A computed fold for a 246-nucleotide part of an RNA from a metagenome, annotated as large-subunit ribosomal RNA, domain VI.
Its Rfam family is "Bacterial large subunit ribosomal RNA".
Its mean pLDDT, the model's own confidence on a scale to 100, is 90.

Context: one part of a larger RNA
RNA sequence: CGUAGAAACUUGUGGAAGGCUGUCCCUAGUACGAGAGGACCGGGACGGGCGUACCUCUAGUGUGCCAGUUGUUCCGCCAGGGGCAGGGCUGGUUGGCUACGUACGGAAGGGAUAACCGCUGAAAGCAUCUAAGCGGGAAGCCUGUUUCGAGAUGAGGUUUCGUGUGAGGUCCCCUGUAGAUGACGGGGUUGAUAGGCCAGAUCUGGAAGCAUUGUAAGGUGUGGAGGUGACUGGUACUAAUAGACC
Numbered sequence: 001c002g003u004a005g006a007a008a009c010u011u012g013u014g015g016a017a018g019g020c021u022g023u024c025c026c027u028a029g030u031a032c033g034a035g036a037g038g039a040c041c042g043g044g045a046c047g048g049g050c051g052u053a054c055c056u057c058u059a060g061u062g063u064g065c066c067a068g069u070u071g072u073u074c075c076g077c078c079a080g081g082g083g084c085a086g087g088g089c090u091g092g093u094u095g096g097c098u099a100c101g102u103a104c105g106g107a108a109g110g111g112a113u114a115a116c117c118g119c120u121g122a123a124a125g126c127a128u129c130u131a132a133g134c135g136g137g138a139a140g141c142c143u144g145u146u147u148c149g150a151g152a153u154g155a156g157g158u159u160u161c162g163u164g165u166g167a168g169g170u171c172c173c174c175u176g177u178a179g180a181u182g183a184c185g186g187g188g189u190u191g192a193u194a195g196g197c198c199a200g201a202u203c204u205g206g207a208a209g210c211a212u213u214g215u216a217a218g219g220u221g222u223g224g225a226g227g228u229g230a231c232u233g234g235u236a237c238u239a240a241u242a243g244a245c246c
Base pairs, nucleotide, nucleotide: 001151005161006160007159008158009157010156014148015147016146017145020048021047022046023045024044025043026042032037050105051104052103053102054101058099059098060097061096065092066091067090068089069088070085071084072083073082074081075080109143110142111141116136117135118134119133168246169245170244171243172188173187174186175185176184193239194238195237196235197234198233199232200231203227204226209222210221211220212219213218
C1' cells in the first nucleotide's frame, strides 16, 4: 500500500517440522542342524542420541533478601550502625531464567505403489503374473501428528457494530505474561495498571533494647524473634489528569 468502514472469531490452497537407533527377556534352547550352534513371525522391558515444553522435585544462578565475619574510616564515645576493600569474604536464599532436573515425542491406522510374489487368462488348443481383468507388497510416496498460514492479488467465511446521534483507531499516560527501538498484551477514575500501604507466603535463623548469669569472651529470657527483591490476596494513599488527531 492492497484486500472497497470496523472489531472479534475462524476455514485452510499451500509451506515447514517430525520420521533415528541399541541391548535384554518371552515365544524357545523350539524350527533347523550329526554336533557346534541357533532363528523367521509375534509380544514385552530398559536404554543411547535428538527434539519440544515446563520449573513440582533435584541442582545452578541470585550485585537494593537474611545472617556471620576481617581490616579500615565515619556517625563525639560505649552500644548499635553507614561507607570502602571483586556483592570485601563466608553460609543460606524468594520470584525469574535455566539443566545436571521433570514430562512427553518418533508411532499406530488408512490409501496408492517400487523391486518382487501371485489369481484368472488368451494372443499361441499347451504354457504364461498381462495383453483385458483382479490381489499381495517397503524405514520410501499421499495421509494421519505438530506448527505457520487469506499478499491464497483466486486477497475467502461467520457474527456483531457503524456511515454524521459517526463504529473504530491513534497520539498521550500507568505498565508487563512483551520488548534493542517500533511492535505485542493489560489498564487509564464507570479504575486495582504500577508504586506505596495492609495481611499472608517464602527465606534467613534468634534483632535492637532491657533483664539476668558469668571476672571475662559469652550464655539465657523477653521471643520461631527481628528483618524479608521480584510471589499471593486486598486497599484509591500517589500516579494513569486534561486534551488533541485520523